[in-house]
Context: one part of a larger RNA
RNA sequence: CUGGGUUUAAAGGGUGCGUAGGUGGCUUGAUAAGUCAGAGGUGAAAGCCCACCGCUUAACGGUGGAACUGCCUUUGAUACUGUUGAGCUUGAAUCAGGUUGAGGCUGGUGGAAUUCCCUGUGUAGCGGUGAAAUGCGUAGAUAUGGGGGAGAACACUCGUGGCGAAGGCGGCCAGCUGGACCAGUUCUGACGCUGAGGCGCGACAGCGUGGGGAGCAAACAGGAUUAGAUACCCUGGUAGUCCACGCCGUAAACGAUGGGCACUAGGUGUCGGCGGUAUUAAUCCCGUCGGUGCCGGCGCUAACGCAGUAAGUGCCCCGCCUGGGGAGUACGGUCGCAAGGCUGAAACUC
Numbered sequence: 001c002u003g004g005g006u007u008u009a010a011a012g013g014g015u016g017c018g019u020a021g022g023u024g025g026c027u028u029g030a031u032a033a034g035u036c037a038g039a040g041g042u043g044a045a046a047g048c049c050c051a052c053c054g055c056u057u058a059a060c061g062g063u064g065g066a067a068c069u070g071c072c073u074u075u076g077a078u079a080c081u082g083u084u085g086a087g088c089u090u091g092a093a094u095c096a097g098g099u100u101g102a103g104g105c106u107g108g109u110g111g112a113a114u115u116c117c118c119u120g121u122g123u124a125g126c127g128g129u130g131a132a133a134u135g136c137g138u139a140g141a142u143a144u145g146g147g148g149g150a151g152a153a154c155a156c157u158c159g160u161g162g163c164g165a166a167g168g169c170g171g172c173c174a175g176c177u178g179g180a181c182c183a184g185u186u187c188u189g190a191c192g193c194u195g196a197g198g199c200g201c202g203a204c205a206g207c208g209u210g211g212g213g214a215g216c217a218a219a220c221a222g223g224a225u226u227a228g229a230u231a232c233c234c235u236g237g238u239a240g241u242c243c244a245c246g247c248c249g250u251a252a253a254c255g256a257u258g259g260g261c262a263c264u265a266g267g268u269g270u271c272g273g274c275g276g277u278a279u280u281a282a283u284c285c286c287g288u289c290g291g292u293g294c295c296g297g298c299g300c301u302a303a304c305g306c307a308g309u310a311a312g313u314g315c316c317c318c319g320c321c322u323g324g325g326g327a328g329u330a331c332g333g334u335c336g337c338a339a340g341g342c343u344g345a346a347a348c349u350c
Base pairs, nucleotide, nucleotide: 004321005320006319008303012318014201015200016199017198021194022193023192025088026087027086028085029084030083031082033081034080035077036076037075038074039073040072041071042070049065050064051063052062053061054060091191092188095184097182098181099180103177104176105175106174107173108172109171110154114150115149116148117147118146119145120144121143125136126135162169163168206247207246208245209244210243211242215241216240220236221235222234223233258317259316260315261314262313263312266295267294268293269292270291271290272289273288274287275286276285278283299306300305323350324349325348332343333342334341335340
């Protein structure tokens, strides 16, 4: 002097709320715990290190020094940290006004389509495939007209559009309800950030009880295909898919990128708001704040690429990684009705 990483190589917790803890804006007073300086005490000897000396040399030994980076006492310093007093407004929250949105929950309601039932017309086929067959149909199907019922999903609009912490959210109406943003700058006066444990939410599938069941469809059956075909294709079809309540707690839960704050060339699109000039207005242009895309420079990167929505430059806090296999296994613990989840090795082997 230096002090590993985490988009894709191993590694960001699925996501939020928040406890302890860690960390924390500006001004000023006090204090002097941390911090810094001086002095004193102690830090045994041996050893290590340095110098000189003694065995012919070395190992070894002797003498002296240094060191012992520490602890204690005491006297000071007060920039920073801490503690405490007083104050501030830019962080944070609040207030009155406004805007946007598939944000959430509950109730109601609409049309198209599908299927079933009744009925009219009508007759020999329909359906399905690469081609077929199983299947349906003279007990009248398919097609077509009328009537009725049921359940589920909401075409177009629909958009690298919007909203939400994430999972996710899409017909229409009403009620209840959460958030964000803009402009004003009222009010509080650091109340902030992060967050081990903890608590909540958490797609699909699955589970329990009770409903519902049109379409679709694991399993299953049949027909084909094939050497075989426990598949792909076809005809059927039960769980399930839907609702209520309760579990489960996982995922390529992905931006494979944790959260917060600040700073660092530009260009272009779009969504939401506000202001300004012009205009009858639509609108256009300019400015500004918030979101969301594309391109690109410095810088970064192993490269690909990232690039004001950073993977750049810094600070704060949390999670996680440490060769491949064995293995997300075993054992133990804990949660669960179960399925299984969470935690999570080793021998051995390359």